[in-house]
RNA sequence: AAGGGGCACUCUGGAAAGCCGGUGGCCACGCCACCGCACCGACGGGGUCAAGGGCCGGACGGGCCCGAAUCUCUCAGGUUCACAGACAGAGGGGGGUCA
Numbered sequence: 001a002a003g004g005g006g007c008a009c010u011c012u013g014g015a016a017a018g019c020c021g022g023u024g025g026c027c028a029c030g031c032c033a034c035c036g037c038a039c040c041g042a043c044g045g046g047g048u049c050a051a052g053g054g055c056c057g058g059a060c061g062g063g064c065c066c067g068a069a070u071c072u073c074u075c076a077g078g079u080u081c082a083c084a085g086a087c088a089g090a091g092g093g094g095g096g097u098c099a
Stems, first nucleotide, its partner, number of pairs: 003098001007093001009091005018037001020036007038079003044075001045073003052066005
């Protein structure tokens, strides 16, 4: 230096669960807000911490700390379609952290 990871953008794919009930509103059979009951987990967020690592201790035993999530909780969000959507692929960037 090239290249790769984190990063944002664009395109593509992308699951789950109520076309629920009531009240009200609206450019009005559709949408929105609120309330109620029932559900979903894959925006976000909380919890837990395996493998592994670090520290204490002469050592065994032990203790403390770091360390995930698609696990778990459903606060938020969502429950016809649409929108959204973790994650994945691709594109051009970006970066000067890493080998």